[in-house]
């Protein structure tokens, strides 16, 4: 340089183009307990960025950014 893959709550991980963007862990509050842990209930917070297509985009297309990998170059 070029090609391919990936990017979602703090972390991990889902979502036939139409969901209130879900779940687990974490965290917060309450309950329970003499206390702690465990357990129960509730809450918390996310679609990498910019365009395009579409009635409608996390999802499809283009470009960018970051990460991973293959190839090439590197007298």
């Nucleotide at each position: 340089g070029u090609c391919c893959c990936c990017a979602u709550c703090g972390u991990c991980u889902a979502a036939c183009g139409g969901u209130u963007a879900g779940g687990a862990c974490g965290c917060c509050a309450g309950c329970c307990u003499u206390u702690c842990a465990a357990g129960c209930u509730g809450g918390u917070a996310a679609c990498c960025c910019g365009g395009g297509u579409u009635c409608g985009a996390c999802u499809c297309c283009c470009g960018g950014u970051g990460g991973g990998g293959g190839c090439a170059c590197c007298a």

The RNA shown here (transfer RNA) has 75 nucleotides and comes from a Gemmatimonadota bacterium. Taxonomically the source falls in Gemmatimonadota (Bacteria, Pseudomonadati). Its Rfam family is "tRNA". Rfam describes the family as follows. Transfer RNA (tRNA) molecules are approximately 80 nucleotides in length.